[in-house]
RNA sequence: AUUCAUCUUCGGGGCAGGGUGUGAUUCCCUACCGGCGGUAAUUGGACGUUAUGUCCAUAAGCCCGCGAGCCGUAAAACGCAGGAUUUGGUGAGAUUCCAAAGCCGACAGUAUAGUCUGGAUGGGAGAAGGUGAAG
Numbered sequence: 001a002u003u004c005a006u007c008u009u010c011g012g013g014g015c016a017g018g019g020u021g022u023g024a025u026u027c028c029c030u031a032c033c034g035g036c037g038g039u040a041a042u043u044g045g046a047c048g049u050u051a052u053g054u055c056c057a058u059a060a061g062c063c064c065g066c067g068a069g070c071c072g073u074a075a076a077a078c079g080c081a082g083g084a085u086u087u088g089g090u091g092a093g094a095u096u097c098c099a100a101a102g103c104c105g106a107c108a109g110u111a112u113a114g115u116c117u118g119g120a121u122g123g124g125a126g127a128a129g130g131u132g133a134a135g
Base pairs, nucleotide, nucleotide: 002134003133004132005131006130007129008128009127010126017029018028019027031115032114033105034104035066036065037064038063043057044056045055046054047053061103062102071079072078085101086100087099088098089097107118108117109116
């Protein structure tokens, strides 16, 4: 280095403007948002120079996986289920780059909600650091 144990801290964003209506941040026009890990040809840095080099950081809502919420159960463990992308370009190689056009978003409440209120001062994938042990 790494592994195990333990503790601490951190750990989700978003309807501006307009229309209809008694009433809508819920409908309509338009606007806005994107948790965590992995992967990637991006970008930056260091080393190096024989090079398609090595290392570090960084880069996907819709590729793979996870969490949350929902469902089953008295409940938990656990299990089931699970939202969404194409086209063109470059290239040896890209659902990740560049361009364009699309699409998706638990439950409860309420005029039908990804964005309001609520469960939630909750839970959480995980991230950083401390301590101890092995090595």

Annotation
The RNA shown here (FMN riboswitch aptamer (RFN element)) has 135 nucleotides and comes from Planococcus glaciei. The prediction has a mean pLDDT of 79. Of the family's consensus pairs, 100% are formed in the model. The sequence is in RNAcentral, with records from Ribocentre. The source organism's lineage runs through Bacteria, Bacillota, Caryophanales, Caryophanaceae and Planococcus.